Small-subunit ribosomal RNA from an uncultured prokaryote, 1484 nucleotides, folded computationally. Its mean pLDDT, the model's own confidence on a scale to 100, is 84. Its Rfam family is "Bacterial small subunit ribosomal RNA".
RNA sequence: AGAUUGAAGAGUUUGAUUCUGGCUCAGAUUGAACGCUAGCGGCAUGCUUAACACAUGCAAGUCGAACGGCAGCGCAGGGAGGCUUCCUCCGUGUGAGUAGAGCGGCGGACGGGUGAGUAACGCGGAGGAAUCUGCCCAGUAGUGGGGGACAACCCGAGGAAACUCGGGCUAAUACCGCAUACGCCCUACGGGGGAAAGGAGGGGACCUUCGGACCUUGCGCUAUUAGAUGAGUCUACUUCGGAUUAGCUUGUAGGUUAGGUAAUGGCUAACCUAGGCGAUGAUCCGUAGCUGGUCUGAGAGGAUGAUCAGCCACACUGGGACUGAGACACGGCCCAGACUCCUACGGGAGGCAGCAGUGGGGAAUAUUGGACAAUGGGCGAAAGCCUGAUCCAGCAAUACCGCGUGUGUGAAGAAGGCCUUCGGGUUGUAAAGCACUUUCAGUGGGGAAGAAAGAGCCAAGGUUAAUAGCCUUGGAAGUUGACGUUACCCACAGAAGAAGCACUGGCUAACUCUGUGCCAGCAGCCGCGGUAAUACAGAGAGUGCAAGCGUUAAUCGGAAUUACUGGGCGUAAAGCGCGCGUAGGUGGAUAUUUAAGUCGGAUGUGAAAGCCCCGGGCUCAACCUGGGAACUGCACUCGAUACUGGGUAUCUAGAGUAUGGGAGAGGAAAGUGGAAUAUCCGGUGUAGCGGUGAAAUGCGUAGAGAUCGGAUGGAACACCAGUGGCGAAGGCGACUUUCUGGACCAUAACUGACGCUGAGGCGCGAAAGCGUGGGGAGCAAACAGGAUUAGAUACCGGUAGUCCACGCCCUAAACGAUGUCUACUAGCCGUUGGAAUCCUUAGAGGUUUUAGUGGCGCAGCUAACGCAAUAAGUAGACCGCCUGGGGAGUACGGCCGCAAGGCUAAAACUCAAAUGAAUUGACGGGGGCCCGCACAAGCGGUGGAGCAUGUGGUUUAAUUCGACGCAACGCGAAGAACCUUACCUACUCUUGACAUCCUCGGAACUUAGCAGAGAUGCUUUGGUGCCUUCGGGAACCGAGUGACAGGUGCUGCAUGGCUGUCGUCAGCUCAUGUCGUGAGAUGUUGGGUUAAGUCCCGUAACGAGCGCAACCCUUGUCCUUAGUUGCCAGCACGUAAUGGUGGGAACUCUAAGGAGACUGCCGGUGACAAACCGGAGGAAGGUGGGGACGACGUCAAGUCAUCAUGGCCCUUACGUCUUGGGCUACACACGUGCUACAAUGGGGAGUACAGAGGGUUGCCAAGCCGCGAGGUGGAGCUAAUCCCAGAAAACUUCUCGUAGUCCGGAUUGGAGUCUGCAACUCGACUCCAUGAAGUUGGAAUCGCUAGUAAUCGCGAAUCAGAAUGUCGCGGUGAAUACGUUCCCGGGCCUUGUACACACCGCCCGUCACAUCAUGGGAGUGUGUUGCACCAGAAGUAGCUAGUUUAACCUUCGGGAUGACGGUUACCACGGUGUGGUUCAUGAC
Repeated sequence: AGAUUGAAGAGUUUGAUUCUGGCUCAGAUUGAACGCUAGCGGCAUGCUUAACACAUGCAAGUCGAACGGCAGCGCAGGGAGGCUUCCUCCGUGUGAGUAGAGCGGCGGACGGGUGAGUAACGCGGAGGAAUCUGCCCAGUAGUGGGGGACAACCCGAGGAAACUCGGGCUAAUACCGCAUACGCCCUACGGGGGAAAGGAGGGGACCUUCGGACCUUGCGCUAUUAGAUGAGUCUACUUCGGAUUAGCUUGUAGGUUAGGUAAUGGCUAACCUAGGCGAUGAUCCGUAGCUGGUCUGAGAGGAUGAUCAGCCACACUGGGACUGAGACACGGCCCAGACUCCUACGGGAGGCAGCAGUGGGGAAUAUUGGACAAUGGGCGAAAGCCUGAUCCAGCAAUACCGCGUGUGUGAAGAAGGCCUUCGGGUUGUAAAGCACUUUCAGUGGGGAAGAAAGAGCCAAGGUUAAUAGCCUUGGAAGUUGACGUUACCCACAGAAGAAGCACUGGCUAACUCUGUGCCAGCAGCCGCGGUAAUACAGAGAGUGCAAGCGUUAAUCGGAAUUACUGGGCGUAAAGCGCGCGUAGGUGGAUAUUUAAGUCGGAUGUGAAAGCCCCGGGCUCAACCUGGGAACUGCACUCGAUACUGGGUAUCUAGAGUAUGGGAGAGGAAAGUGGAAUAUCCGGUGUAGCGGUGAAAUGCGUAGAGAUCGGAUGGAACACCAGUGGCGAAGGCGACUUUCUGGACCAUAACUGACGCUGAGGCGCGAAAGCGUGGGGAGCAAACAGGAUUAGAUACCGGUAGUCCACGCCCUAAACGAUGUCUACUAGCCGUUGGAAUCCUUAGAGGUUUUAGUGGCGCAGCUAACGCAAUAAGUAGACCGCCUGGGGAGUACGGCCGCAAGGCUAAAACUCAAAUGAAUUGACGGGGGCCCGCACAAGCGGUGGAGCAUGUGGUUUAAUUCGACGCAACGCGAAGAACCUUACCUACUCUUGACAUCCUCGGAACUUAGCAGAGAUGCUUUGGUGCCUUCGGGAACCGAGUGACAGGUGCUGCAUGGCUGUCGUCAGCUCAUGUCGUGAGAUGUUGGGUUAAGUCCCGUAACGAGCGCAACCCUUGUCCUUAGUUGCCAGCACGUAAUGGUGGGAACUCUAAGGAGACUGCCGGUGACAAACCGGAGGAAGGUGGGGACGACGUCAAGUCAUCAUGGCCCUUACGUCUUGGGCUACACACGUGCUACAAUGGGGAGUACAGAGGGUUGCCAAGCCGCGAGGUGGAGCUAAUCCCAGAAAACUUCUCGUAGUCCGGAUUGGAGUCUGCAACUCGACUCCAUGAAGUUGGAAUCGCUAGUAAUCGCGAAUCAGAAUGUCGCGGUGAAUACGUUCCCGGGCCUUGUACACACCGCCCGUCACAUCAUGGGAGUGUGUUGCACCAGAAGUAGCUAGUUUAACCUUCGGGAUGACGGUUACCACGGUGUGGUUCAUGAC
């Protein structure tokens, strides 16, 4: 100097948001296991499961210095036999040796193992008194003198064995008396009682029986005291869950006496008392060894109790004692039981939860190793012996720590791999190559420390008579190592021997390709996979960790998700339906005292280890080690006294009492009243009444209903009546009387904290319901009949009930979804009850205050909505309740109830959400406003017929493909005989019908013949071109090779582009600002107005963009310019006639440019606005008519078959060529059209008027022929010139006369024309003949608002030919719109929502099948336990007639004592009966 540096979030509910709330993840950890992989070392750790069973070996012995002795071994001496170098045997002797068995002592109560039991004084921490304590330390006093046995041993007996029995001998530190007794014990205070053991070393005098005695040293022994250590015991406190365990207890609680113990004590016995414990959780059930600590955490906490350490408990299961200082004893004993083993069947033996090891169980846990060298333990005087304690080694990546697998350089950015936009990128300085190094592993060599001692020797000191001996200290030399081929050091060789695992959709660091195709699979949560998967599998690349990496399991964290620190309860889960009140909690003011809480100091304790700090030692670290800090605690003591608590005294502001007032549907009982309904009686009166959406059942001519009068009976009390009153809540409504509760106001006389809350408890408690007895008018579950309807539990009738009395039930959205009490915190406006005061003739009114009851609103709070003095604000006190959704307020159990049922109240299983508030949309058989041929008002159609055309279906070799509500269906297709053509049949070709590149040859091209259906094939004739710098080149044709071509094959749900639709609907957005936590809102809403988000005004908005409108085209009027091919007024010429001609430029027209229309002007309305209405002028008037123009977006709308294009697929075919066929089929159904059904018409004849187009592969005139389609002909025209080209309806006139027709034209027969190689399948048209259906079309449905509908014809595109279709053009030319209730579609605002794929949404229940979990269930089985009884081994204690008994006593008879036996008490196992309870199982 330091030991208190410490706190992160994310994913997932929704279209989006915010809150609530659960689930999941990222971190750390482990005695782990599993998968893949694996070089070395250090240091730790290693049966968590079967306290399951154990083979084998070892784990507790030691002492000859306690003893008798020497079985055995050895040594030495001597002897004898066999024999004689020598060996062996026998007996004897010796003991400095060793040592079996035995007696004896000490130790086997330690050390080692395990956690079954135990919820307990078992553990923990802190204390206490009534105790014991071997060995050890210290002190005091002793250690005298005797006696009798028993093992071993000898003899005999039994037994398979284990072992046992009888007789005899013997020693001791074994056993027993006697003596002595400082201290000790007992005591009646007089006294009484009780010990011992010796052995070893050394020794000079003196004595000796020659053994000794004696002296001395250390060891031992006895008694006792004290200490230390260890142990026993007691106490308040702490120590898991369950109340669906609420009462437990009879030695139980206490006392007296006695017994017992080392000791206190019901520990035990007798007697007495009737207690004791329990809601602060007894008893019972389940689970569990406890602690220091360990893991986690910022902490508080939570979880845990391996290794190490302390305590406890246990030792095959249960019981028991003996010995001993200590045990009720792991490697001791007895008994019972289960199991295993031996056996001669008579009987015996055993206990690994010691170390190894085996089997078993299990996901899973090691060697039948070495050594006592060290540390420690037992015995011993010591040497020493023993020690599976311990120290080491072995096995295991099981954890932690450290090291290595090379280093530098090296771009041709090699090869290979992968990807690619084909350019390249990446792997990647990575490799190779070059230059170095050598840790670790390998080989060889060297080499510490762990060792200190003990014993012997020397010296000094002590003891002693002593220089013996012994003890202590010091010194010198040598000896002792399992590990160990140790650590460490040196040398050698060589980059040499050494990298994996998981992941790569988000959370979460890291991305591509291929395969697969809701399959295979993945997944911690959300979720991936249905043909382009960064999510599966593989590959490449990358990321993270690394000798490991992942997974699984488990704990804490995150989780403020049980909230002490640190949460909530109006609507998310959550306030008991309301009150009274017990325990408890909490409590006004002043003074004083106390010191329990509280605060401070000191002391003791809180073991060591661990954590933390500072040092030290292993090369570092892990690890080890020294010192400290800390252990937040407990106890004791001394102080402080503000606050809380206790005691005492006082006070009046809380609370209560008293007196005086007024208000009230407060409650209970008795009585009274009128209106109405119903019923009955009577009168009047006649045909219906009643009921409904409409009806019927029902009532009525036997007189209803209606009306009048009277009577009866029950129930409810109109108006007053009011976010008025009262009550705790439920609730209370006519009037009167009686009884009765509470609140309020005023006064301030009295009490003096008496208060608040309130677990249990008690009471009240709507409606419905139940029991008994009444009552019954109306209403009305159930129920029957009649209707409606798909059904009709809704409508019409009607029973319980509703009413009363008494007794139960005890629940409601019992709601303000808001517990009770107290205090404080801006205002404003109502209303009910009181009081004071002012002013008033009187009602009334003003001000202040108080108790209620309402509406707004500030601060504040809230997730928001909202609350806001009646709080959901700010605080305090107490109670109740909540902890994801479902299962479930259910099951079981208990309590209550007559029953119905109520109260209390789970789990299995299952999901990743469920929920609150608010937002934007969408939707509504919600509301408001508005628009549209949306309805209405009209006109004309479709749907019926025939035909045309498209589609479906069917058929077929093929009937190619696409389009399917509006928004597919005369659509792609502006035109299928071949071609087209994509389909089918058959025949061909294979670098290809088409493109580019390469090589070779040849002009290209062309004539003819044969075969063939043709494509094509085989022959054949003619022909040599163009440019040139003379090298060659450019086209074209043929052959060959490979790159490639080709595909109307698939995917419009991979796409581009284009298009449809909502919808020409008026909307869709943005920037900045503001508001909101936010999604979002505002702007864009509101008041007007418009065709319009058009414009105006208002306005926390101010501006802007895409849309609207306008700008564009066309049409309507005029002007200017221009004047051919168009025009012709005037002038002139000419014709039968015609702008035919000259001329003209006026008009029409043509086509360029202008003008014009803007609510500009006037009046009115409106808000002085925007605008609207009317008017003037004008060709045109309020966007003049029409067109083009289509916001943000929706429909995965349509199209891969226009085109383009990703991916996939085919490649002698899914490509290509050709022939024929098909797309044209035909019981049928639908869509769109045409023509009709006729007289507003058909037919005949005559006459008139357009516009817009097209034309050289063309339009085609005149003329001629043909009935006609057409033919012939050839003028004109590249077009304001010529042609198509006669417009038709219309008009005039004739005819038909309501009919299947002079309507209608299908169909069919015949004959033709035209186009075209070709009209059979399969064209159009013409003529003659034929003459079908159809007489205005059911339900339903379409178009149209003015030059529109309707009607009439004309043209064009496509096209050889082929329109009833399509696109255009003009002619004739209406009717109607009151209006917005309804249908459809749309716009704006608002409201509800459990919808968001957005109502074609969401969602409920039954049923069917399969599966899982749970309850019930006749029962059955197992465990555990209570009670009662039987039984009673071993053992201990008591008693003891019997048997027996060495030491002591004796009067010698015996006694005392002990042992055995017997018996009693207690008691284990076991048994019987009857209950409780747990678990398993069970048809149904």